[in-house]
Molecule: small-subunit ribosomal RNA
Organism: Caldithrix palaeochoryensis
């Protein structure tokens, strides 16, 4: 960094859905709208019907006419009030729009209330109506009549107002207020009831003027109010003034003139987005997000412009104009505006009825009755949300069935069900049945008020009347458990596990990740967990996230200190005194609407919901006070800072001059064949004389030694010497100034190397380039050359691992020890040096506290604080693109997004690894001896072949291995023939029979059929045993060694591997086990925050080597005796050998030296043996998913007349080849012939077999003896003696083949071993390469055994003869310990980079093309206000003018879409080329 668990929603989608209450319901197209409804009403005025009813007159009986009622009714008109409220929407608006606090001494206010005064007198019109006319219509024109609370004069003036003016009071400037004087000017409307003959009176209601109130509004101001600086400059009515106009009202609001201002880094201007608020959601809070419903304000009403009326509008359901769209039309013209309530279409994932009612609340009109009211009250639809209720309650088995699992015993579902008893919410039926209603009117009565009275007004009481919802809420009764449960999840996070299916498939998935044959992760079943009329999913917001950190983060190495300085704005700032009161603190007052949230109480059965009261509203303003701190003003101080004076060090900078060494070149001398260069070479130079050497000269660049974790500088950086010019620093002193300081956004300057421009210079070096090598390649590393450049002058560039990867300043916080510069003190002597101590400034190392993730830092902080600046916010894309800006260019500065990943990264730990280091082992190398690799054969394997060549083992650690014995058998393979409860085990049932032995026939055999012989026990049921049938089951060398046990190999008989406690570390972990010695050894000693312990090592065990004791046959034989040609042959012996029991012995025990006095090493003595005496057995923690399911065992899967079982035959023995392991050889250290000698381990009764005889021989006959220290196998062989062969494919070698035999066995054809005779191949010591062995070893020689009928060159053992060499640890291989690096951890057979090729995705550029937005200039110019003119005046009309919407033209700007082609980028199991990086990564 990513992700989850929480809460929320105007939601939508999936599955499901019983009831009620209260809420909520176009978030999208401010898209277009059919239809109906949403704003009317009225005691004044005018005119005034009709249908119908009753009557009169006339009548041609059709009717005509008239009076009364209907009725002063209906409708329209004049007029008044209201249509500016209520209702909708959120487009626009970043604004005094909104919020909050103020101001108006710059204002208005209909209806309402209070007070005062009045309401007198005249006049002329006009609509309706009548009539004529135009038009399709909308509508309009002419003529005629009439009224008013319509309109217009005159009077009056309490009062208002204007002008002039007086007095007083007050204030924040202009000014305001109160009381006056004079002059001018300004009103009106009546109606109704009652009384009255009338005049008139009276009440109520209007009207007018004035003052005040209340309410509502207008304007102004402070503060607050999103993002982008890749928008940095904007502005001409623009800023101000004067005068005028305009408005209810201040004002550039407008006009003329004058001035040139105004705004902006505290973000103007521009762009993007957005109605604002109370509040809502979240959060511990601070915050963050939101602005549906409800409430306040604003804006808008098809789009744009405009005025009129009016108290109020620039007017949603008014008017005019323009535009787009829709509709009507007779084509001439007209009409319209649902963002009111319903409703329609469209859009969309998505949002309701063209309902009822004015009963209530509220509004308009009216005196009122009353009318109007899609405001509102209700109902309908929707689980959209919140809240409540139900789907039943009790009993009921050691526990039904079904299903699931199973170690087949059982377990689970599960008291769950059935069954018994009970209840009655909701739903159903029936009955009852509210509150919401108070008014108003009328009547009666009381009180009161006006009035002479009549009468009226106000108020109270009684009566009367009014309900959309709705026969609703609620109550009661009845029947009946009857009508009502789903959804998601169960690998970890996260609560809940099993079976089957599937087999990297199908699929899952919020993140990590599951799935490749045993999936708790996919799909289904069972079970479980959670929530519940809902449950999940998706989307969005807050939370977790201290992951933008105000609360509350960071920057040495994780992202992050600017390369360095200087300094502007800004921020911050020493001591003391006085003042002030802006910040700050306290009190008071006002405000902070209501609703919401919180608390208390109350109302609906509860809750949601609602009511009443309180608290709260963290804010703002006013005012009173405080004065510590900050600020401000004044004064003062010296310690911060600076100056002076006196000293000092230095590669600090610049300029000019100057020196020697070296290199190269040139000239000359000497000199000759090479030089040079490398790992080795070559290119190159050289006989035209190089290199080497001597002398002379030229040129450029750099300055050896001194030289140092030394010095100087802000950094970059600075190095021979001298002079001049010049900056900074340090020390000492304490004379001067008196806070003058710190930091530093922008700005300005400096800034390595490389690079660029112009002109010089050019010795050496040296990109590019050329050549030579290396290499698979080598556009590199190495070599020979070599141009820019490096140098100088002037001008650019402006970057770096510009690093201490550590910004600057000040203060504080243990020390120790060097060093550079200065000062002071003490001491010494050789009087200019040294030593010691103190101190200031610099520069290193070590180290405490503290800090840190650790590493580490630690008075030169990365500690503790304060101040200021810069910078960071996952990796990649990318320091890229676009824009801007700087640059001559190269390029620099600033600096994104789409997309993509679940990490990238730091420090440390344990391992592993390194063509890192150190130490040390091992037949590891070396030193030796003998082999393999070449030949023939044997044997195993690969391959090939085959019907089958059964299977396994495969680097070391498979390959003479499993197999210690494939002719049949074995045998698992193939062909064929057969069996099916089976070749084998257990059980049950039925049936038959002893079992069994033997013979015959058929057959290749298995097998089938037949003959003969042939039972036991018994409780009398039966049982044992066998055959047949049936059912459970058997059986499988079928698969999985990657499901396993066991066993085994290997590292490796290597010296290691761990634990407890303690200690250290945040932790992984470390310590111990490291270190110094030593050892074969983690063997031992010493040291040590370790102390101990375990498994390993060693020892204990076996064997062998010496001795003793015991014992003495079958072994032995010294002595004694006997005997033989000879022999322990016999008596005997117990000495010896030996046998086999028990002991002893060796322990660095002793001595010298070395070592540390230790461990130990080394030498020696003694000893049979000496430092583990030799050999064996013995194999730590672990590694290799090492090997084995075909030894055995075993989970799962698979086969069941077959993948089981039996039989015959074949195969495992094949053969162009390749490899491993061996045997025999190639010969004279030998072959052959003859003779002579000496072992040990073992084996033997289905056996070993002697003597003797036969055979050339294998062998046969034979059978003594022996269950074995007795007998047999048994001869040992090499050796030794003698002879022969004489270097040859041989008298070497024996393959191959022919013939003849022997033995085993049922049987040697495929396919045994051996013998004899004959044959006589390759091979003359083996390429690259490779193996074993360090002593009784290698080499060589034979002997025995297991397996086995027979078959060994293999295997396991035994003895005989018997060497050479080891300097040594550089190298190869393996291993151990310590250390180091690491980007590895599947651990180097690791990791990993870039191009290319392919697919997909987003994106930059691009000739252009298309669209949108805002503006500029000009043209045209509607309506309309205003101005002017004309019609004599008013009104009205006509004409003209300024302004002016839309439109047009033109040139640009910004944004977006698209574009042939093109650039890079990202992603993508197994593509290509190389090997760049990580270990010194070669």
């Nucleotide at each position: 960094g990513c992700u989850c668990a929480g809460g929320a929603c105007g939601a939508a989608c999936g599955c499901u859905g019983g009831c009620g209450g209260c809420g909520u319901g176009c978030u999208u197209a401010a898209c277009a709208c059919a239809u109906g409804c949403a704003a009317g009403u009225c005691a004044a005025g005018g005119g005034g019907a009709a249908a119908c009813c009753c009557g009169g007159u006339c009548u041609u009986c059709g009717g005509a006419u008239u009076g009364g009622g209907g009725a002063g009714u209906a409708u329209a008109c004049u007029g008044g009030c209201g249509g500016a409220c209520g209702g909708g929407u959120g487009a626009g608006u970043a604004a005094c729009g909104c919020g909050u606090a103020g101001g108006c001494a710059a204002c208005c206010u209909g209806c309402c209330c209070u007070u005062a005064u009045g309401u007198c007198u005249g006049g002329g019109a006009u609509a309706a109506c009548c009539u004529c006319g135009a038009g399709a219509a909308a509508u309009c024109g002419g003529g005629g009549c009439u009224a008013a609370u319509a309109c217009c004069g005159g009077a009056u003036a309490a009062g208002g107002u204007c002008a002039u003016u007086g007095u007083a009071a007050c204030g924040c400037a202009u000014g305001u207020u109160a009381c006056g004087a004079u002059g001018g000017u300004c009103a009106a409307a009546g109606g109704u009831g009652c009384c009255g003959c009338a005049a008139g009176g009276u009440a109520c209601u209007g009207c007018a003027u004035a003052a005040g109130g209340a309410u509502g509004g207008g304007c102004c101001u402070g503060c607050g109010u999103u993002c982008c600086a890749u928008u940095a400059g904007c502005u001409a009515g623009a800023u101000g003034g004067u005068a005028g106009g305009g408005u209810a009202a201040a004002g550039g609001c407008c006009u003329a003139c004058c001035a040139u201002g105004g705004c902006g880094a505290c973000g103007a201007u521009g762009g993007a987005u957005a109605g604002c608020u109370g509040a809502u959601c979240u959060g511990a809070g601070a915050g963050g997000a939101u602005g549906a419903u409800c409430a306040g304000c604003c804006a808008c009403a098809c789009u744009g412009g405009g005025a009129u009326u009016g108290a109020g509008a620039u007017a949603c359901g008014g008017c005019c104009c323009a535009g787009a769209c829709u509709c009507c039309u007779a084509c001439g013209g007209g009409a319209g505006g649902c963002a009111g309530c319903a409703g329609u279409g469209a859009g969309g994932a998505a949002u309701a009825u063209u309902g009822c009612g004015c009963a209530a609340u509220g509004g308009g009109g009216g005196c009122a009755a009353c009318c109007c009211u899609g405001a509102c009250g209700c109902a309908g639809c929707a689980a959209c949300g919140c809240c409540g209720c139900g789907u039943g309650g009790g009993g009921g088995a050691a526990g039904a069935a079904g299903c699931u699992c199973u170690a087949u015993g059982g377990a689970g579902u599960g008291u769950a069900a059935a069954c018994c008893c009970c209840u009655g919410u909701a739903g159903g039926u029936a009955g009852g049945g509210a509150a919401g209603a108070a008014a108003g009117u009328c009547a009666u009565g009381g009180c009161u008020u006006c009035g002479c009275a009549a009468g009226g007004g106000g108020u109270c009481a009684u009566g009367u009347u009014u309900g959309a919802c709705g026969g609703u809420a609620c109550c009661u009764a009845c029947a009946a458990a009857g009508u009502a449960a789903g959804c998601u999840c169960c690998g970890g996070c996260u609560a809940a596990c099993u079976c089957c299916g599937u087999g990297c498939c199908a699929g899952c998935a919020g993140c990590c990740g599951c799935g490749g044959u045993a999936a708790u992760a996919c799909g289904g079943g069972g079970g479980g967990a959670g929530c519940a009329a809902g449950c999940g999913u998706u989307g969005u917001c807050c939370g977790g996230a201290a992951u933008c950190a105000c609360u509350g983060g960071g920057c040495g190495u994780a992202a992050a200190g600017g390369g360095c300085g200087u300094g502007u704005a800004g921020g911050c700032g020493g001591g003391c005194u006085g003042g002030u009161a802006a910040g700050u603190c306290a009190g008071a007052u006002g405000u902070g609407a209501a609703a919401u949230c919180c608390c208390a109480c109350g109302g609906c059965u509860u809750a949601a919901c609602c009511g009443u009261g309180g608290a709260a509203u963290u804010g703002c303003a006013u005012u009173u006070g405080a004065a510590a701190c900050u600020g401000c003003c004044a004064g003062u101080c010296u310690u911060g800072a600076g100056u002076g004076c006196g000293a000092g060090a230095g590669a600090g900078g610049g300029u000019a001059g100057u020196g020697g060494a070296a290199u190269u070149c040139c000239c000359g001398g000497u000199g000759u064949a090479g030089c040079g260069g490398u790992g080795a070479a070559a290119u190159g130079c050289g006989u035209a004389g190089a290199u080497a050497u001597c002398g002379g000269g030229a040129a450029g660049a750099a300055c050896a030694c001194c030289a140092g974790u030394a010095g100087c500088g802000a950094a970059g950086g600075c190095g021979g010497c001298u002079a001049c010019c010049u900056g900074g620093c340090u020390c000492g002193u304490a004379a001067c100034u008196g806070a003058c300081g710190c930091u530093a956004a922008g700005g300005c300057g400096c800034g390595a190397a490389a690079g660029c421009g112009u002109g010089g210079g050019g010795a050496g070096c040296a990109a590019a380039c050329a050549g030579g090598a290396u290499u698979a390649g080598a556009u590199a590393c190495c070599c020979u050359g070599g141009u820019a450049g490096u140098c100088c002058a002037c001008g650019c560039c402006g970057u770096a691992a510009a690093c201490g990867a550590u910004g600057g300043g000040c203060a504080c916080u243990a020390g120790g020890u060097g060093u550079u510069g200065g000062g002071g003190g003490c001491g010494a002597c050789u009087u200019g040096u040294c030593g010691c101590c103190c101190u200031c400034a610099g520069u290193g190392c070590c180290g405490c506290a503290g800090c840190c993730a650790a590493c580490g830092c630690a008075u030169u902080a990365a500690g503790u604080g304060c101040c200021c600046c810069g910078c960071c916010u996952g990796g990649g894309g990318a320091g890229u693109a676009c824009g801007c800006u700087c640059g001559c260019a190269a390029g620099g500065g600033u600096g994104a997004a789409a997309c993509u990943c679940a990490a990238a990264g730091g420090a440390a730990u344990u391992g592993a690894c390194g063509g890192g280091g150190g130490c040390c082992c091992g037949c590891a190398c070396a030193a030796g001896c003998g082999g393999u690799g070449g030949a023939g054969c044997a044997u195993g394997u690969g391959g090939u072949u085959u019907a089958a060549u059964u299977c396994g083992a495969u680097g070391c650690a498979a390959c003479g291995c499993g197999a210690a014995g494939a002719a049949c058998c074995u045998u698992a393979c193939c062909g064929g023939g057969g069996u099916u409860u089976g070749a084998c085990a257990u059980c049950a049932c039925g049936u038959c029979g002893a079992a069994u032995g033997u013979c015959g026939u058929a057959g290749a055999g298995a097998u089938a059929c037949g003959g003969c012989a042939g039972c036991c026990c018994u409780u009398c049921g039966g049982g044992g045993c066998g055959g047949c049938g049936u059912g459970a089951c058997a059986g499988g060398u079928g698969c999985u060694g990657c499901a396993u046990g066991g066993c085994u190999g290997u590292c490796g008989u290597c010296a290691g591997c761990u634990c407890g406690u303690g200690u250290c570390g945040u932790g992984a972990g470390a310590u111990g086990u490291u270190g110094g010695g030593u050892u074969a050894a983690g063997u031992c000693c010493c040291g040590c925050a370790a102390c101990g312990a375990g498994c390993g090592c060693a020892a204990c065990c076996c064997u062998u080597g010496c001795c003793u004791c015991u014992a003495g046959u079958u072994a032995c034989c010294a002595u004694c005796g006997g005997g033989u040609c000879a022999u322990g042959c016999c008596g005997g012996g117990g000495a010896c050998u030996c046998u086999a029991g028990a002991g002893g012995g060796a322990c660095u025990g002793c001595c010298g030296g070395c070592g540390a006095u230790a461990a130990g090493c080394u030498g020696g003595a003694g000893g049979a043996a000496g430092g583990u005496g030799g050999g064996g057995a013995u194999g730590a923690c672990g590694u290799c998913a090492a090997g084995u399911c075909c030894u055995c065992a075993u989970g799962g899967c698979c086969c069941u007349u077959a993948c089981a079982c039996c039989c015959c035959g074949g195969g495992c023995u094949a053969c162009a080849c390749a490899c491993g392991u061996g045997c025999u050889a190639c010969a004279a250290u030998g072959g052959c012939c003859g003779g002579u000698a000496c072992a040990g381990c073992g084996a033997g009764u289905a056996g070993c077999a002697a003597a003797a005889c036969c055979g050339c021989g294998a062998g046969g006959u034979g059978g003594a003896g022996c269950c074995a220290a007795u007998c047999u196998c048994u001869a040992a062989a090499a050796a030794c003696c003698g002879g022969u062969c004489u270097c040859a494919g041989u008298u070497c070698g024996g393959a191959u083949u022919g013939c003849a035999g022997u033995c085993u066995g049922c049987a040697a054809c495929u396919c045994g071993a051996c013998u004899g005779c004959a044959u006589g191949a390759a091979g003359u010591c083996g390429g690259a390469a490779u193996c074993g062995c360090u002593a009784g070893u290698a080499a060589u020689c034979g002997c025995g055994g297991a397996u086995c009928a027979g078959c060994a060159u293999g295997c396991c053992g035994c003895g005989g003869u018997g060497a050479a060499u080891a300097c040594g640890u550089u190298c190869c291989c393996g291993g151990g310990c310590c250390u180091u690096g690491u980007a590895c951890a599947c651990a180097c057979c690791g990791c990993c980079c870039g191009u290319c090729a392919c697919g997909c995705c987003a994106u930059g550029g691009a000739a252009g093309u298309c669209g949108g937005c805002a503006g500029u200039a000009c043209c045209c110019g509607a309506a309309g206000c205003c101005c002017c003119c004309g019609c004599a005046c008013c009104a009205g009309c006509g004409g003209g003018g300024u302004c002016g919407a839309a439109g047009g033209u033109a040139a640009g700007g910004c944004c977006g879409a698209u574009g042939a082609c093109u650039g890079g980028g990202g992603c993508g199991a197994a593509g290509u080329c190389g090997u760049a990086a990580c270990a010194a990564g070669g």